[in-house]
RNA sequence: GCUGGUGUAGCGCAGCUGGUCAGAGCAUUCGCCUGAUAUGCGAACGGUCGAAGGUUCGAGUCCUUCCACCAGCA
Numbered sequence: 001g002c003u004g005g006u007g008u009a010g011c012g013c014a015g016c017u018g019g020u021c022a023g024a025g026c027a028u029u030c031g032c033c034u035g036a037u038a039u040g041c042g043a044a045c046g047g048u049c050g051a052a053g054g055u056u057c058g059a060g061u062c063c064u065u066c067c068a069c070c071a072g073c074a
Stems, first nucleotide, its partner, number of pairs: 001073007010026002013023001019057001028044005050066005
């Protein structure tokens, strides 16, 4: 340099053929439970979906460019 893949919550991830609230788990905080702790149960908190632009009535999803990482080829 070329090709392909990944990028969504603090962490590892899901998100279908573009539309009905951006989600569950772990973690954190609070509460319940217990003599106490753990386990368990419930709730809250946490997101400009890597960046910019485009298409569209509507984009996490499609298109373009760029950035970071991974793999392969040279």